About this RNA: Predicted 3D model of a 355-nucleotide RNA (Bacterial RNase P class A) from a Pseudomonadota bacterium. NCBI's taxonomy places the organism under Bacteria, Pseudomonadati, Pseudomonadota. Model confidence (mean pLDDT): 77 of 100. Its Rfam family is "Bacterial RNase P class A". Rfam classes the family as a ribozyme. From the family's description: Ribonuclease P (RNase P) is a ubiquitous endoribonuclease, found in archaea, bacteria and eukarya as well as chloroplasts and mitochondria. The gene name in the source record is rnpB. The sequence is in RNAcentral, with records from ENA.

RNA sequence: GGAGUUGGCCCGACAGUCGCUGUGUCCGAUGGGCACGGAGGAAAGUCCGGGCUCCACAGGGCAGGACGCCAGGUAACGCCUGGGCGGCGCGAGCCGACGGAAAGUGCCGCAGAAAAUAUACCGCCGAUGGCCCGGUUCUCCGGUGCACAGGCAAGGGUGAAAUGGUGCGGUAAGAGCGCACCGCACGGCUGGCAACAGCCCGUGGCUGGGUAAACCCCGUCCGGAGCAAGGCCAAAUAGGGGUGCAUGGUGUGGCCCGCAUCGCACCCGGGUAGGCUGCUCGAGGCGUCCGGUGACGGACGUCCCAGAUGAAUGACUGUCCACGACAGAACCCGGCUUAUCGGCCGACUCCCACU
Numbered sequence: 001g002g003a004g005u006u007g008g009c010c011c012g013a014c015a016g017u018c019g020c021u022g023u024g025u026c027c028g029a030u031g032g033g034c035a036c037g038g039a040g041g042a043a044a045g046u047c048c049g050g051g052c053u054c055c056a057c058a059g060g061g062c063a064g065g066a067c068g069c070c071a072g073g074u075a076a077c078g079c080c081u082g083g084g085c086g087g088c089g090c091g092a093g094c095c096g097a098c099g100g101a102a103a104g105u106g107c108c109g110c111a112g113a114a115a116a117u118a119u120a121c122c123g124c125c126g127a128u129g130g131c132c133c134g135g136u137u138c139u140c141c142g143g144u145g146c147a148c149a150g151g152c153a154a155g156g157g158u159g160a161a162a163u164g165g166u167g168c169g170g171u172a173a174g175a176g177c178g179c180a181c182c183g184c185a186c187g188g189c190u191g192g193c194a195a196c197a198g199c200c201c202g203u204g205g206c207u208g209g210g211u212a213a214a215c216c217c218c219g220u221c222c223g224g225a226g227c228a229a230g231g232c233c234a235a236a237u238a239g240g241g242g243u244g245c246a247u248g249g250u251g252u253g254g255c256c257c258g259c260a261u262c263g264c265a266c267c268c269g270g271g272u273a274g275g276c277u278g279c280u281c282g283a284g285g286c287g288u289c290c291g292g293u294g295a296c297g298g299a300c301g302u303c304c305c306a307g308a309u310g311a312a313u314g315a316c317u318g319u320c321c322a323c324g325a326c327a328g329a330a331c332c333c334g335g336c337u338u339a340u341c342g343g344c345c346g347a348c349u350c351c352c353a354c355u
Stems, first nucleotide, its partner, number of pairs: 001351010012320007020038008040326001044337002047335005052226004064222005069083005084098001085096004099217002104215002106211003121156002123152003128149002130146002132143004164182006183206001184204004188199004230277004240268006248262005284303008321324001
């Protein structure tokens, strides 16, 4: 100098004018003055986890769903950190739904003999039995004979995948059939909390192809609904309940009592519109120190940092620059994912050149 990997941060700046909104305060108060605050790293998707609220609930199970190597972090998680294993990269580093296929069931297109109780297209052999030929004449012997029965799976070919690999022995040809080494399984020992790793240790010829983001099995977790949750105040109108009044009208009845119903006044309660609340001080931010590899935790100090409800956070002017991306809170937090013009800082890797 070039090419990369990774962690973190910023998102036009300054000044002026006019607005919008919250809080505090003051005033001569349907309003006005002053001071202070006023979007994001994703406020987004609403995909996970929790707080909060109401409902349900003795306890347990079924169904259903999510998750799934190990250890740790956390309020919790499907998140994060560290580690293991596998894959990719020269490397820094990146990626992985990463339990069980020896409980059972299913599936494995095309090709191929065969996709799993194995099997045999080409091929190899044909020892044994048979056939043929010859010898000898009887149940025997021989053959570069045949490839009929039969044997084999080494080689070829198919496939993403073909029943451990290499070599030697062995055989008619072959084959874990035997042996050595490698691999695998089980056991042991060593290291590690563990996942797991290592072993010049032992046992077993090896049985059992793949697929669980197929059903399933095993383990862990999960009650439901959501701020339009929930709480409070509370018109008009129409219902409901109570007390009193007129002892009245109407109905029932021949009449009285009674019963039903209607009227007026007052009170009570539910509840609609509407208003208030929930609402933002919180698993909070920043700084220093301590513990930890780290996620994170602890101590001390310090700060208050949107809270709207037709819903504010804007518009204009000037100067400057690298000329400004994606995008707008609605109960609150922790994550994940997705969108995003560009800029800054730290750590690290590889290549080239020079000293």